[in-house]
Context: one part of a larger RNA
């Protein structure tokens, strides 16, 4: 000089930053992922009719409500750094070895059937948590049949290209797979298949580069390659059978120690050094370890399954959980915040859309934790006052400083007006449409910021030092005692060094001290 900083003393105010560094210790309780009725079928409420034995039924209409099926999402977004020394990270190349939903842009299609099952009634079992068995209905759930062009794999053919496996372009025959309809009166609009290409994400290989230890010197058997199968989007011991004996290493392998990595950060003139917290990009994790399903995507943070610890409920037979999301709590520590308010604003997720859901996020709250900026009045005032302190008793000295006149009012208080962040949305004109015009509605923060007035110098200083390195002395108490001390060193009877006082120096809403880096 710097810092997520703690301590000790003090403390007006605002902006704008930032706040669990230790126990990847347990965690009570709320909230953090839904949407969608324009994909379905029942229920239920709402209007309107109808019949009525007045108990109630039928019938239309309306997406207004809770479930269920079903589609998208839930693999984003948030946490955390605990493993990792690794193709993890960062940087430059590769894929003639690949996947890619949603979106865009060409392009053709979107037929004709079928049987179930949630829901629903009904009985039953279990404390529960859950489950059985009837009964019964629909789909953009499942299932089958045709199936153009396209394309995809097999075999041929002709032509062209490479980088060794090979590829590209036309053509013949063949194989297998392949779709769902919904809303509107209608135009039309959405959604489904199969292709082709982009787009933006993902995968995998390589060069290269960033730690420390040889008191770690020899590691390696799926090992190293080879030919074959299998797997996988995909190359490949990835995995397996069989053959070869390789393959790695003082240019440091094998161990063992530390540690997420980077882009930045702090310091230095620089080169270097140290660091990686906030934010941005990658990675890894989601009580521990293991496994796989689902899917364009995970080996899945609030999904499944199996096993440990641990914790709750329990009829003892059996079940339930997972804050390293936001807030809270308890331990442990020198130490880190509110069980806030809103989805208005930006983005996501579904939705034709209106929305509607979001602890992302945007505000508020606490903490002088940091920067930064403003205040605590100005001007004028000498009998240089009272008083304090020093003293050689003359005076000097705090000190124009106080009183005292005079102004002013940042802040403060009280009153009044009072934002900007709003864009979209919708209605109604016009356009093919993108889109214009015009009316109306939306703000959590917040009656804040910010103006105006009124009021009074009024509401507002402290804290370390003062032998010397260092700006800054003198009295007095103490008497190697109490104690100071970063270092050299003060104290044993006139201590500018120890304790108060007075002065003064320095910085200021701080100020010292510790603690770590340069």
């Nucleotide at each position: 000089g710097a810092c997520g900083a703690a301590c000790g003393c003090u403390g007006g105010c605002g902006g704008c930053g930032u706040g669990g560094a230790u126990u990847a210790g347990g965690c009570a309780u709320g909230c953090a992922a839904g949407u969608c009725g324009a994909a379905c079928g029942a229920c239920g409420g709402u209007a309107g009719g109808g019949c009525u034995u007045c108990g109630g039924c039928c019938c239309u209409a309306u997406a207004c409500g809770g479930a269920g099926u079903g589609g998208c999402g839930a693999a984003c977004g948030g946490g955390u750094g605990a493993g990792u020394a690794a193709c993890a990270c960062g940087u430059g190349a590769a894929c003639a070895a690949c996947c890619u939903g949603u979106c865009c842009u060409u392009a053709c299609a979107u037929u004709c059937g079928g049987g179930a099952u949630a829901a629903u009634u009904c009985a039953c079992c279990g404390a529960a948590a859950g489950g059985u068995g009837u009964u019964g209905u629909a789909a953009u759930a499942c299932c089958g049949g045709c199936g153009a062009g396209g394309a995809u794999g097999g075999u041929g053919g002709u032509g062209g290209g490479g980088c060794a496996u090979c590829u590209c372009a036309c053509u013949a025959c063949u194989a297998a797979g392949g779709a769902a309809c919904g809303a509107g009166c209608a135009a039309u609009c959405g959604g489904u298949g199969c292709a082709a290409g982009g787009a933006g994400g993902g995968g995998u290989u390589c060069g290269c580069g960033g730690u420390c230890u040889a008191u770690c010197a020899g590691c390696u058997u799926g090992u190293u390659g080879g030919u074959g199968a299998g797997g996988u989007a995909a190359c490949g011991g990835c995995u397996c059978a069989c053959c070869a004996a390789g393959g790695c290493g003082a240019c440091g392998a094998c161990g063992g120690a530390u540690a997420g990595c980077u882009g930045g950060u702090c310091u230095g003139a620089g080169a270097g050094g140290a660091u990686g917290g906030u934010c941005a990009g990658c990675c890894a994790c989601a009580u521990u370890g293991g496994a796989a399903c689902u899917g364009a995507g995970a080996u899945a943070c609030u999904g499944u399954c199996c096993a440990g610890a641990c914790u709750c409920c329990u009829a003892c037979g059996g079940g339930a959980g997972g804050c390293u999301g936001c807030a809270g709590u308890c331990g442990a520590g020198a130490a880190u915040c509110u069980u806030g308010g809103g989805c208005a604003a930006u983005g996501c997720a579904c939705g034709a859309a209106a929305g509607u859901g979001u602890g992302a996020c945007c505000c508020a709250g606490c903490g002088a934790c940091g920067c930064c900026g403003c205040g605590u009045g100005g001007a004028g005032g000498a009998u240089g006052a009272a008083g304090g302190c020093c003293c050689u008793u003359g005076g000097g000295u705090c000190g124009u400083a106080a009183a005292c006149u005079c102004c002013u009012u940042u802040u403060g208080u009280g009153u009044g007006a009072g934002a900007a962040g709003a864009a979209c949305g919708u209605g109604g004109g016009g356009g093919c449409a993108a889109c214009c015009c015009u009316g109306c509605u939306u703000g959590a923060c917040g009656g804040u910021a910010u103006c105006a007035c009124a009021c009074g110098a009024a509401u507002a200083a402290g804290c370390c030092a003062c032998g010397g390195c260092u700006a800054a002395c003198u009295a007095c108490g103490u008497g190697c005692c109490a104690g100071c001390a970063g270092c050299c060193g003060c104290g044993g009877u006139a201590a500018u060094a120890c304790g108060u006082a007075g002065g003064u120096g320095g910085c200021a809403a701080g100020c010292g001290u510790u603690g770590u880096c340069c």

The prediction has a mean pLDDT of 83. A computed fold for a 518-nucleotide part of an RNA from an uncultured bacterium, annotated as small-subunit ribosomal RNA, 5' domain. The RNAcentral record of the full RNA draws on ENA, Greengenes and SILVA.